[in-house]
Context: one part of a larger RNA
This record gives sequence, C1' cells and structure tokens, in this order.
RNA sequence: CUGGGCGUAAAGGGUGUGUAGGCGGCAGGGUGUGUCUGGCGUGAAAGACCUCAGCUCAACUGAGGAACAGCGUUGGAUACUACUCAGCUAGAGUGCGAGAGAGGGUGGCGGAAUUCCUGGAGUAGAGGUGAAAUUCGUAGAUACCAGGAGGAAUACCGGUGGCGAAGGCGGCCACCUGGAUCGUAACUGACGCUGAUACACGAAAGCGUGGGGAGCAAACAGGAUUAGAUACCCUGGUAGUCCACGCCUUAAACGAUGAUAACUAGGUGUUGGGGGAAUUGACCCCUUCAGCGCCGAAGCUAACGCAUUAAGUUAUCCGCCUGGGGAGUACGGUCGCAAGACUAAAACUC
Repeated sequence: CUGGGCGUAAAGGGUGUGUAGGCGGCAGGGUGUGUCUGGCGUGAAAGACCUCAGCUCAACUGAGGAACAGCGUUGGAUACUACUCAGCUAGAGUGCGAGAGAGGGUGGCGGAAUUCCUGGAGUAGAGGUGAAAUUCGUAGAUACCAGGAGGAAUACCGGUGGCGAAGGCGGCCACCUGGAUCGUAACUGACGCUGAUACACGAAAGCGUGGGGAGCAAACAGGAUUAGAUACCCUGGUAGUCCACGCCUUAAACGAUGAUAACUAGGUGUUGGGGGAAUUGACCCCUUCAGCGCCGAAGCUAACGCAUUAAGUUAUCCGCCUGGGGAGUACGGUCGCAAGACUAAAACUC
C1' cells in the first nucleotide's frame, strides 16, 4: 500500500456555512502533463531463472545465455486526463409573475384558568387517600358572587397537517427579516458537488450578574405505607422553571439510516402550486412539479425489514468501525467561572 463494513451486531460527525484538498456537463481547436508505444543509455559482480560442464551423485562450484521494474534521453500516438483558446445550455444561479407556511427577531393587545388580596353573602366543615393522617378552618375556611393584583401558558381550530439545516417552532395584530415551492424562459454561461482545519447555530439541566416569581417543583420537612421505605401515595416547600445580558456545548441531539447526482413496477391518502376537460360553483375526472404518510414488484438483507423520501443499482467527497472488560477512564494538551467538555491510551484480564 492493500480488505470488509457502519438502520437494529463495533461503526454516520448534533446541524449548517465554507477554506485547502479531492471529484466534476456538452461540442471544437491547440499543447502533448499524465497515459500508450518504438530506439538508445543505465540497470556492477555474486545470488535467482534457463542450458551445459567439474568434483563417483548431490549439496557445492564453473561457463554461457536470457531477462526485469525503475530512471535518463530521443522519436511517435492523441481516445481519455491535464493545461490553454474560443464556444454551448440540459447542471447551477439571476430576473419576472404568483400563492403557502407554529421559519426567525422586536413591540403591542386579548380571553379562559390557577393563586393571592379586598368586599358581599353564608356556616361547620374543607382538603386529601386504597384507607388515612400531616394540612386549612369559628381570628369564619370550603362552596357562591363582585372588584382588584400578578405571573406563566396560549383550550377549540389541530391534522397520519405545515415550516425550519438541526436544535426546534402554536392566541391575535403590526413592523423588520431568512428560506423553500410553482409558473415563465428574458439573462449569466459550468459559475458545480463534497468538504480536513476553521467559523456559526445548537433541547433540557447547570453557571454568573440583575430582575421576576402565579402555577409546578429537584433538595428539604412532615404525614402515610412497609420488616425497613433515605421511594412509589399525601400535605407543604426552596433552587429552578420566566425575562435581559454573558457562559456551558451535552442528549435515545434518533429515521439509532452523512451529503449530492443519476437510474429502477405500481397502488392509495394528504399538503402547496401549474395545465387540461367540465360545471352556475365547490366537488369530481385526466395530467404535471414540489413535499409529507401508508401498502407493496424487482432487487437487497443474518433476519426483522427497506423498497422512487431505498437499507435496490451506480458515481464523487467527508466522517467513523476493527473482540469483551479495563475506559470514553488515566496522563498530557486545549476550552470553561465552575460543573465539566473535547482529544485519548496502556498495564492487566477473559
């Protein structure tokens, strides 16, 4: 250098943007880098190979021959590759015209409910459980009515639905803003794909400073249960949950399935568009593009299953795996306020 793999057996990076690098559409000219081919030179001897010979054979030894990769030089070939020149439009992008969406940010507004406060009215219970008790209540609770305060979350619509790169996103309105899709074919003319390092984003919990605090609720306290009960159940309850700014950077960050492109039976539902036919119109029917589901052919798979949203058939690039434990640990390094994160062994043992 080479092999086989990565849905569930070890193995897809949490996600994106993108640098180097790798790879790259159609047709033409030039060069002749790689590539192919011929000549020449070099490629020491010994060894190895072939033929013959010498020791009685063999090992051993001697003679001759053939030959190689590589390198240098020179002539030639030009399909592919590369470079270069001038083009093309099927990839990619722009323009124009549409509609869809919990995509993101900021500000404002609304209603329901819980809790608390005030007032009214009212009396002995309420609450809770398997049953109870802790707890609340004659200093008037619970239940009911009216008013007020405050915080958090947004019933129904709501969907196998939509949007986003992922994490994730759900009341209404306004402003700012990203992306995708469909139609058209005016413009650019390969501008593309992937992507080590890097950079950005990244649930929850946690951390720092300052606010906020209704409900819920780690810790904690009490009551039960129990042989015990540092639990499950109950009554309370602080961090936290919320906001602003700054950190942390992890997850069953999952489709346990990297990205891109092409090809390979169908059926059915649904979301957003386009075209056709039809109709008073919605619907229905035919067709097309983009998405989200289900069922299935070939094929694949150890099986389960996957199956045009592939785990099928191929190509390019990246990441990762290589028996179990030790161990995602030690040490070192980088990052962090810390918690810790990332990188990552060995002895030993089976």

About this RNA:
Small-subunit ribosomal RNA, central domain from a metagenome, 350 nucleotides, folded computationally. It matches the Rfam family "Bacterial small subunit ribosomal RNA".